RNA sequence: UAUUGCAAAAGCCAAAAUCGGAGCAAUCCGAUGACGGAAAACUAAAGGGUCUCCCCGAGACAGCCAGUUGCCAUC
Numbered sequence: 001u002a003u004u005g006c007a008a009a010a011g012c013c014a015a016a017a018u019c020g021g022a023g024c025a026a027u028c029c030g031a032u033g034a035c036g037g038a039a040a041a042c043u044a045a046a047g048g049g050u051c052u053c054c055c056c057g058a059g060a061c062a063g064c065c066a067g068u069u070g071c072c073a074u075c
Base pairs, nucleotide, nucleotide: 004073005072012037013036017032018031019030020029021028022027035063041068042067043066047065048064049061050060051059052058053057
């Protein structure tokens, strides 16, 4: 530098649902929770996609693809 994620260690994140809050909404924040994740880390600036609204416009989603970086082990 590249491959892989069977096993191990250290840990990490947290779907649905419920409760509280913000928002017209998508959705977001907090708590409980754990479906899952080897990038479920970061990025909505660029590309595709999905979704919302008050639709020539303004927003949401990175746990859809994608881009960038990266721990441990492995070969």
The RNA shown here (c-di-GMP-I riboswitch aptamer) has 75 nucleotides and comes from an uncultured Bacillota bacterium. Rfam family: c-di-GMP-I riboswitch aptamer. Gene Ontology term of the family: cyclic-di-GMP binding.